TPP riboswitch aptamer (THI element) from Sulfurimicrobium lacus, 100 nucleotides, folded computationally. Its mean pLDDT, the model's own confidence on a scale to 100, is 76. It matches the Rfam family "TPP riboswitch aptamer (THI element)". The family has 115 seed sequences and 16,130 matches in Rfam 15.1. The source organism's lineage runs through Bacteria, Pseudomonadati, Nitrosomonadales, Sulfuricellaceae and Sulfurimicrobium.
[in-house]
RNA sequence: ACCUUAAGCUGGGGGUCCUGGCGUGUGUCGAGCCGGGUGAGAAAAACCCUUUGAACCUGACGCGGAUAAUGCCGCCGCAGGGAAGCGUUGUUGGUCGCAA
Numbered sequence: 001a002c003c004u005u006a007a008g009c010u011g012g013g014g015g016u017c018c019u020g021g022c023g024u025g026u027g028u029c030g031a032g033c034c035g036g037g038u039g040a041g042a043a044a045a046a047c048c049c050u051u052u053g054a055a056c057c058u059g060a061c062g063c064g065g066a067u068a069a070u071g072c073c074g075c076c077g078c079a080g081g082g083a084a085g086c087g088u089u090g091u092u093g094g095u096c097g098c099a100a
Base pairs, nucleotide, nucleotide: 001095002094003093008086009085010084011050012049013048014047016044017037018036019035020034021033022032056081057080058079062075063074064073065072
């Protein structure tokens, strides 16, 4: 000096379910609030992901197994889509050159 990798900055992408009670409404259903389950995250100025892309979507009112119930777990999935730039402050490894 270059490559790579871990962070970082800026921009961008994404999801928000099941259930108990209260309660709204009032023909029924639906808002909202407080708890419980799983999870990184279930409206948090949060969390995750950003092409090295399983963050997330489609397939899917899918299939199998569990559960009080639920994308709760697994398959589907070397299936198809899906949002990018920076520069160096210097985490990993390497190459070349110089000096000693």